Bacterial RNase P class A from Sulfurirhabdus autotrophica, 354 nucleotides, folded computationally.
NCBI's taxonomy places the organism under Bacteria, Betaproteobacteria, Nitrosomonadales, Sulfuricellaceae, Sulfurirhabdus.
The coordinates come from a structure-prediction model, not an experiment, and the mean pLDDT is 75.
Rfam family: Bacterial RNase P class A. It is annotated as a ribozyme.
RNAcentral holds the sequence, with entries from ENA and Rfam.
[in-house]
């Protein structure tokens, strides 16, 4: 110095005026006013996952569905987050990986190809055996491949039934034997995942579970428009008194009773309305402490939007590198997605001087 990895912080500054929305304090019977101080984000998004809090629900159980899906840790919990342990990639820093089970069972594997799974034989190659053909007295030779061996070798495919060399055979084959690779035991190492000796088996049914299923854990539902409180008119409810008479209306027609219908108080429910829920919370900053890390603990400090058609805004002026994605709505852990740009730390390759 050139290209790169990995983690983090920032998000136009400065000064005026001039509105907006809480909160405090002072004045006003009260509208209100006047003074102070405060007022989006790293994602405030998507609404994808977890919990908190409210209702329903009495809480167990199963089915049905859904999510998760190497191992150990973290946490309020997670499908997150941090550590490992395997794979793939890249020279490397490091990225990525639903990564349980294909011997429970069913499905599917296009095209091509001889064959996509009870293997099977197109080209080939072989003629050991059995048959033909020739010659030979016979034994035997030679010849063709009809039967038939054989899957080495070629051909297709993403994918062909262990690979690579030797032996071996008619020609082949794990048929034998070396090294690999896989299975089973079994010793160590390690919490685990796994890993690394040794022994033993000629080697077993190819792939696909973000297909069906099987295993194994988790999950009740609906959500701040959740809920709780205060409580007009108007309608209907329930209870008391008073009227108890007349009249109507029902009980099939009558007749008695019974019920409704009448004033007025009282009571609850419940609509609009309004209060609450609401921000002090797994809460933020630091020093120390424990852990490799996430993370947890202990002192001390600090208080930081809370609106309900939605405040946070606008204008000058100046400065530079001219300014990106976007704006709270019951709140919080994550993920993801979008962002013009600066800055910072570590690491890593690779070229140069010294």
């Nucleotide at each position: 110095g050139a290209a790169g990895c990995u983690g983090g912080c920032u998000a136009g500054g400065c000064a005026g005026u001039c509105g907006c929305u809480g909160c405090g304090u002072g004045g006003g019977c009260a509208a209100c006013c006047a003074c102070g101080g405060a007022g989006a984000g790293g994602a405030a998004a998507g609404u994808c996952c977890g919990g908190g809090c409210u209702c329903c629900g009495u809480a167990g159980a199963g089915c049905a569905g859904g999510a998760u899906g190497c191992c150990g840790g973290u946490u309020a919990a997670u499908g997150g987050c941090c550590g490992g342990a395997g794979g793939u990639c890249g020279u490397g820093a490091g990225a990525c990986c639903a990564u349980g089970g294909a011997a429970a069972g069913u499905g599917c594997c296009a095209c091509a190809g001889a064959a996509a799974a009870u293997a099977u034989a197109c080209c080939g190659c072989c003629g050991a055996u059995g048959g033909c053909c020739g010659c030979g007295u016979a034994a035997g030779c030679g010849g063709a491949u009809c039967a038939g061996g054989u899957a080495a070798g070629g051909u297709u495919g993403a994918a062909a039934u262990g690979g690579u060399g030797a032996g071996g055979u008619a020609a082949g084959a794990g048929c034998u034997c070396a090294c690999c690779g896989c299975g089973c035991u079994u010793c160590c190492g390690g919490u685990a995942a796994c890993g690394g000796g040794a022994g033993u088996g000629g080697c077993a049914g190819g792939g696909u579970a973000a297909a069906c299923c099987c295993c194994a854990u988790c999950c009740g539902g609906a959500g701040c428009a959740a809920g709780a409180c205060c409580a007009a008119a108007u309608a209907g409810g329930g209870g008391a008194a008073c009227a108890u008479u007349a009249g109507g209306c029902g009980u099939g027609g009558c007749u008695c009773g019974c019920g409704c219908u009448g004033u007025u108080c009282c009571c609850g429910g419940g609509u609009a309305g309004g209060u609450u829920g609401c921000u002090u919370g797994a809460g933020c900053g630091u020093a120390c402490g424990g852990g490799u890390a996430a993370c947890c603990g202990u002192g001390c400090g600090c208080c930081u939007a809370g609106a309900g058609g939605a405040a946070u805004g606008a204008c000058u002026g100046u400065c530079c590198a001219c300014g990106a994605c976007a704006a709270a709505a019951c709140c919080c852990g994550g993920c993801u997605u979008a962002u013009c740009g600066g800055c910072c730390a570590g690491c890593u390759u690779c070229u140069u001087u010294u």